[in-house]
The RNA shown here (c-di-GMP-I riboswitch aptamer) has 87 nucleotides and comes from Peribacillus deserti. Of the family's consensus pairs, 95% are formed in the model.
RNA sequence: UACAGAAAAAGGCAAACCAUGCUGAAAGGCAGGGACGCAAAGUCACAGGUCUACGGUAAUAGAUACUAUGGCGGCUGGGCUGCCUGA
Numbered sequence: 001u002a003c004a005g006a007a008a009a010a011g012g013c014a015a016a017c018c019a020u021g022c023u024g025a026a027a028g029g030c031a032g033g034g035a036c037g038c039a040a041a042g043u044c045a046c047a048g049g050u051c052u053a054c055g056g057u058a059a060u061a062g063a064u065a066c067u068a069u070g071g072c073g074g075c076u077g078g079g080c081u082g083c084c085u086g087a
Stems, first nucleotide, its partner, number of pairs: 003086003012038002017033002020031004036074001042080003046077003049072003055067004
């Protein structure tokens, strides 16, 4: 350096949820609490997938449908970086 993550050791992150707060049209994000889990559950929206639809388009009595410039890294792939150990 590559590969591996069985057994350790030091630690790390933090799902759901909360008559919590802030923010956003929403999906969601941030903060506090809280732990389901995670060997990259560190980081990055390039590809796929998926969520939302302010706005736009279409239809229309209304309901609605489509659409990402918005999101999801704890959906998958991939890039970059990292602790310990070597059954």